[in-house]
This is a predicted structure of a 1512-nucleotide RNA (small-subunit ribosomal RNA) from Butyrivibrio sp.
RNA sequence: AGAGUUUGAUCCUGGCUCAGGACGAACGCUGGCGGCGUGCUUAAAACAUGCAAGUCGAACGAACUAGUUGGCGUAGUAAUACAAAGAUUAGUUAGUGGCAAACGGGUGAGUAACGCGUGGGUAAUCUGCCUUAUACAGGGGGAUAACAGUUGGAAACGACUGCUAAUACCGCAUAAGACCACAGAUGCUUGAGGCAUCAGGGGUAAAAGGGAUAACUGGUAUAAGAUGAGCCUGCGUUUCAUUAGCUAGUUGGUGAGGUAACGGCCCACCAAGGCGACGAUGGAUAGCCGGUCUGAGAGGACGAACGGCCACAAUGGAACUGAGACACGGUCCAUACUCCUACGGGAGGCAGCAGUUAGGAAUAUUGGGCAAUGGAGGAAACUCUGACCCAGCAACGCCGCGUGAAGGAAGAAGGUUUUCGGAUUGUAAACUUCUGUAUUAUGUGACAAAGAAAGUGAUGGUAGCAUAAUAGAAAGCUACGGCAAACUACGUGCCAGCAGCCGCGGUAAUACGUAGGUAGCGAGCGUUGUCCGGAAUAACUGGGCGUAAAGGGAGCGUAGGCGGUUAAUUAAGUCUAAUGUGGAAGUCUGUGGCUUAACCAUAGGAGUGCAUUGGAUACUGGUUGACUAGAGUAUGGAAGAGGUAAACGGAACUACUAGUGUAGCGGUGGAAUGCGUAGAUAUUAGUAAGAACACCAGAGGCGAAGGCGGUUUACUGGGACAAAACUGACGCUGAGGCUCGAAAGCGUGGGGAGCAAACAGGAUUAGAUACCCUGGUAGUCCACGCCCUAAACGAUGAUUACUAAACGUGGGAGGUAUCGACUCCUUCCGUGUUGAAGCAAACGCGAUAAGUAAUCCGCCUGAGGAGUACGGCCGCAAGGUUAAAACUCAAAGGAAUUGACGGGGACCCGCACAAGCAGCGGAGCAUGUUGUUUAAUUCGAAGAUACGCGAAGAACCUUACCAAGACUUGACAUACUAAGGCAUAGCAUAGAGAUAUGUGAAGGGGUAGUAAUAUUCACUUAGUACAGAUGGUGCAUGGUUGUCGUCAGCUCGUGUCGUGAGAUGUUGGGUUAAGUCCCGCAACGAGCGCAACCCUUACUUUUAGUUGCUACUAUUCAGUUAGAGAACUCUAGAAGGACAGCCGUAGGUAAUACGGAGGAAGGUGGGGAUGACGUCAAAUCAUCAUGCCUCUUACGCCUUGGGCUACAAACGUGCUACAAUGGUCGUUACAAAGAGACGCGAUAUAGUAAUAUGGAGCAAAUCUCAAAAAGACGGCCUCAGUUCAGACUGUGGGCUGCAACCCGCCCACACGAAGUCGGAGUUGCUAGUAAUCCCGAAUCAGCAUGUCGGGGUGAAUGCGUUCCCGGGUCUUGUACACACUGCCCGUCACGCCAUGGGAGUCGGGGGUACCCGAAGUCGGUGAGUCAACCUGUAAAGGAGACAGCCGCCGAAGGUAAAACUGAUGACUGGGGUGAAGUCGUAACAAGGUAGCCGUAUCGGAAGGUGCGGCUG
Repeated sequence: AGAGUUUGAUCCUGGCUCAGGACGAACGCUGGCGGCGUGCUUAAAACAUGCAAGUCGAACGAACUAGUUGGCGUAGUAAUACAAAGAUUAGUUAGUGGCAAACGGGUGAGUAACGCGUGGGUAAUCUGCCUUAUACAGGGGGAUAACAGUUGGAAACGACUGCUAAUACCGCAUAAGACCACAGAUGCUUGAGGCAUCAGGGGUAAAAGGGAUAACUGGUAUAAGAUGAGCCUGCGUUUCAUUAGCUAGUUGGUGAGGUAACGGCCCACCAAGGCGACGAUGGAUAGCCGGUCUGAGAGGACGAACGGCCACAAUGGAACUGAGACACGGUCCAUACUCCUACGGGAGGCAGCAGUUAGGAAUAUUGGGCAAUGGAGGAAACUCUGACCCAGCAACGCCGCGUGAAGGAAGAAGGUUUUCGGAUUGUAAACUUCUGUAUUAUGUGACAAAGAAAGUGAUGGUAGCAUAAUAGAAAGCUACGGCAAACUACGUGCCAGCAGCCGCGGUAAUACGUAGGUAGCGAGCGUUGUCCGGAAUAACUGGGCGUAAAGGGAGCGUAGGCGGUUAAUUAAGUCUAAUGUGGAAGUCUGUGGCUUAACCAUAGGAGUGCAUUGGAUACUGGUUGACUAGAGUAUGGAAGAGGUAAACGGAACUACUAGUGUAGCGGUGGAAUGCGUAGAUAUUAGUAAGAACACCAGAGGCGAAGGCGGUUUACUGGGACAAAACUGACGCUGAGGCUCGAAAGCGUGGGGAGCAAACAGGAUUAGAUACCCUGGUAGUCCACGCCCUAAACGAUGAUUACUAAACGUGGGAGGUAUCGACUCCUUCCGUGUUGAAGCAAACGCGAUAAGUAAUCCGCCUGAGGAGUACGGCCGCAAGGUUAAAACUCAAAGGAAUUGACGGGGACCCGCACAAGCAGCGGAGCAUGUUGUUUAAUUCGAAGAUACGCGAAGAACCUUACCAAGACUUGACAUACUAAGGCAUAGCAUAGAGAUAUGUGAAGGGGUAGUAAUAUUCACUUAGUACAGAUGGUGCAUGGUUGUCGUCAGCUCGUGUCGUGAGAUGUUGGGUUAAGUCCCGCAACGAGCGCAACCCUUACUUUUAGUUGCUACUAUUCAGUUAGAGAACUCUAGAAGGACAGCCGUAGGUAAUACGGAGGAAGGUGGGGAUGACGUCAAAUCAUCAUGCCUCUUACGCCUUGGGCUACAAACGUGCUACAAUGGUCGUUACAAAGAGACGCGAUAUAGUAAUAUGGAGCAAAUCUCAAAAAGACGGCCUCAGUUCAGACUGUGGGCUGCAACCCGCCCACACGAAGUCGGAGUUGCUAGUAAUCCCGAAUCAGCAUGUCGGGGUGAAUGCGUUCCCGGGUCUUGUACACACUGCCCGUCACGCCAUGGGAGUCGGGGGUACCCGAAGUCGGUGAGUCAACCUGUAAAGGAGACAGCCGCCGAAGGUAAAACUGAUGACUGGGGUGAAGUCGUAACAAGGUAGCCGUAUCGGAAGGUGCGGCUG
């Protein structure tokens, strides 16, 4: 710091996703050790059990325990023992009393608040214990608990009687100082008021003792300090405006009351205030902060642990005590829940530490100790302390260490893979030599303990240290398609599965699963969740709004924001200095301590803040004064469809009246509906009515926008210009607000000619709720009132300033020139076109900015859902405005590019059409295909580009198919091992044959050796590797081929242009068959194609002259033969020839075209071969080759027979015909190109013939096939299903072949079908062509109507490019790119999802009104009760207090009616989504009626139509 993802590709906009860090975490797999931390985020749910707040006997009485003593007493002779009362020592503690219990510990429910943070104030306050200072403590009194007795109760707990003490309680005395009321002085100070000092007299209120009587300790009052607390206040502190008004003690005053204290804190009275768009009130959410996480920062999110504050203690209320509480382990009451009960009544509160249950994805021990730190009490010892210190559990986090180290190649085995060679795991292991973190054992053994000494250790015999032994017990997790480091094999086969995004998986998956390998991290690794980051994706730093989302329809104007020049003053903003504060911890920096680190200690810095004081005065602000450049006023002459009202005018349409006139009119693509003989249309004249204003008219003018168009008049708004008199900043913008606002629409009343939604009819159509036609109502028009929206657009807010030019046009002014006008020049305002800089994603904008700056307003933040729902406001309604969410997707979108496409345009070509000729489609047959059939009818080919195609030839073979019968190293190849050294031919038998059995002639080669012999090869047998497959995949492939198309195209290098995809070149003007050539040009060149080079044919020359030829001689039926010839024909080699070369015309002195001459041939002469980049996953695994998969006594191989030849039907390609341009019979001419030895086969003979016999010649210019046929001449047939046609069938023959039954060809005779020229439609062909006629060859034993070649005869037509088809170039539009067989819209049907409405139903929190009213404070009363004080001898009374009762307030509870909010609800509305449903085809191309916006109306649906608007 970026990356992936929209497209065929590109740039941009824009969302989604990823890589990083963090966590009180959880889950999966795995798990060695230690240190330091952390550990119920959920149910503020409920809690068994134990513990968490006591202490003081030096405050008090009493009791008890253990002692000492013990007059008296008892026992004993005595010593002595026991022991009551008493005295006394030590200890314990139920009670009275004191202090503490308000701290410490927990939790975050509530709280949006002076709760918290920060800074102030308190002159409006309190403060136990502690410190300092001063003074004092005299003298009395009456009770009470404990205890004892009686008694109630199950218990909890009481009741009565009697006794007693105090540092418990109550009077009195004293009063420096304090306080209260009164009344002064001085100083200080304030908004009011108060404070300090001094002086006066009057009133009020104190005390407690304890202590071997030593130190001391406690008590009372006052003053001060310290600490802590209360109250007030400036500023800051989440979200919703679909919460806009709230408030009656409410705001203030006066006076009482109350409090420690100010205060409506409370009460009485008075006034009517107070808060709020600078967001009151209401709803939702939330403890706040120091800080934590993240981030470059600014920010954003969070508020566990540690620290500060607040709030709470089952829920709600209340007070008491006290220095302090309205009190977690206190009290009272109410409610809910739990427990005990003898049913009468009682008890309880873990959000203390452990622990339990529940909830949950999830969070620990019912541990040790007061040794340390701290706290309470005590004089102290000490006691208490789940605060705290420790230990236990948990990889929950951070940090550290280890699981060994060095050497070690036969690169072991094994695994994986393989092209079978190897590669890899891999120095890894084994093995050798070491080390001892750790573990185990033994020994030793802490710091933490301080202040002079002593004592005290839970942790803990722990950490550490020493010695010894042992490599020993210690590695996993995730990933490996891209982002993103890391790849192979097998399995699976759109299945199983993966996935953060893009996306993988349909038989060769680096994406699933497994394995090997590799990468990353490592006692952890992944996943999930959440937060920040990346995200400049809410933009202060730091974004935008013409077309991507986004400028309000327009104006006026309030608040607010911003604001010209100059002087003075002020000092609020601003700047600066100092002071105070900003707690500690944390972060940062330095240093230090634990072996290191985490962790800890210490010092510093920072804490960007707040406050106070002093200073500065440029800028902003305030105040005062001045100015004129902004703004405005007055003056002048001009321009204008600016607005409102009234009046007037002519043309046209229509209707009516009258005339003329006759059969049609009208309308359309073509028609029909309609009108018309009752007289239309047409035409003439007149009348009426309504609406709109031709020409002028313009890219023109005016207006804020909407908008405004005949003429005249009246009233009226605004702007520009000129000159520079006046005012003196009066300005700009503008949230709310107000006004205007096309068309459609609504209300009331008019009006209604034309036009025209709806509607009706006619057409069109598959349908036609449309487009077209004929009619036609609202409406369109007027007045008044509503509506308030448009593609209300320049898709561009208003204002101001600045920044090149050029050319128009409207208005004004000035100048020059001229006699004058036109013209020309300058300037201001408006309105256009081009264009520089600049901007912009590009398109484009460009002084009328989308440039450079400034101010203010409005608006945007992915697409859909949706401008929709709900709520509010407005409206008569239609509806408008404001305006979400759930859910779904990974895109949606802008501009430009290349293609493709268009029922877009331009140009051009082709037997493409047209003009012609001959066909096909009808018949019969042949052949191929489909289908069907079959045991099998083998397989492939499928629009064009399959179908007489693979197949240049299926009786067996072929043959791949079927049935049956055989074989298993095999019919075929190579190698090895073992045995043999032959096997076999032939014959016989069995069999359908393959084959099996028997017999078995002749008889091997090489090397060594004299030989014997050995060895080896061919060959055979057995065995092992392997062979074999026309089995699958042409969508794994090579090669080959078809097609577009013999169409003229397809590209590259360098340069240039563009951010880029790309463009240019290759486009343009001509021309060509041609991207052929010429010219021009930011292009210049080049390549593959075109053309040419090649073959053939047409002409000539030359060379050669047999087997071919014959001008000459002879001869013959005949170049037949003999001479002779090399002229001719011919043959086949080599050359020549044609190039727009020549002339003319056109053209640009071009390319080229047209005409002509010459020439055998004339404009690539005819024909062929030759097929660019590519397209169709085109065809072929069955020519061949080949990867992978499959079969292996079979999917291989052999054999016999069958099948590929079937036959209701359909299609393609052909043949033969339908006849007289013919058939038939006879006679008679003229070819070319081929083939031939397992061959062609002559003459001759036989046969009606097919053919047979026979065998001359010929490996071929010699011989043979071989007869060419149509043609010519003559005869017959005479228009018929025929003397046409020949299918089918019968009989008899011939040929080939082991074999013609299934299933060949030919001959003869007989039989003699359909068919009389072929519907829709469709094919070929432009000259030696079509048509027609024969000939040959390949394949082949035999078998062409097919195929490939050859020649003979030999036409017609072509105006031309409008149309059909195909193609090429340029251009245009595009929502297409699988590219129009594209894309795509809506209803309907089905499944699923979320959501609105809904008769209602069930809840929740809050408020209002009323009822009831606990505890309790306060007030009243108090006839009842009462020790202390007073009076009194006493009785009694007084003062005072209490019970009781009454009243105000008052929690919970109840009643009522509303509002808000949540859940649910028959039914219902639309929405979203879902490989292959239905109906249409609305949009994208002129999308076949251009589309879209607003509105109204109609229709199954998309949608149609009307009116107005926009160009996107």
RNAcentral holds the sequence, with entries from SILVA. Rfam family: Bacterial small subunit ribosomal RNA.